[in-house]
RNA sequence: AACUCAUCCAGAGAGGCGGAGGGACCGGCCCGAUGAAGCCUCGGCAACCCCGCGAGCGCGCGGAAGGUGCCAAAUCCGGCAGACUGCGGUCUGGGAGAUGAGCG
Numbered sequence: 001a002a003c004u005c006a007u008c009c010a011g012a013g014a015g016g017c018g019g020a021g022g023g024a025c026c027g028g029c030c031c032g033a034u035g036a037a038g039c040c041u042c043g044g045c046a047a048c049c050c051c052g053c054g055a056g057c058g059c060g061c062g063g064a065a066g067g068u069g070c071c072a073a074a075u076c077c078g079g080c081a082g083a084c085u086g087c088g089g090u091c092u093g094g095g096a097g098a099u100g101a102g103c104g
Base pairs, nucleotide, nucleotide: 003102004101005100006099007098008097013042014041015040016039017038021031022030023029025079026078027077028076043071044070045069048067049066050063051062052061053060054059075096080093081092082091083090084089
C1' cells in the first nucleotide's frame, strides 16, 4: 500500500519565517498581498488509543499525563442510486475521502 471496524451537522488560533497559492479528486462555490501552502514556537479543542470507577462488556460516568488527530464554511455543497416534489428542492442509502484502532 491493501484489508477490517468505528466516527465524520459539535468544538478549538495567535506569533515568527515564508511569499502564491489553498479548500483530496472533478464540477460548483469559497478562502488568500488586511498574506495561500509549507516549516517553527506557544496556545487551544476533542476524547480514537490510553487511565480510573461501575463485578463483566462492544455500555455508562469521570480524567487528560502520554500516542495520534484537529483548530473557515456539515467531510464547504454536489458527483452514484432511489423516494417525494410546490421542479426551487427535500430526504434515504451508497461511493469517494479523512481520522483513529487493529491487522499487514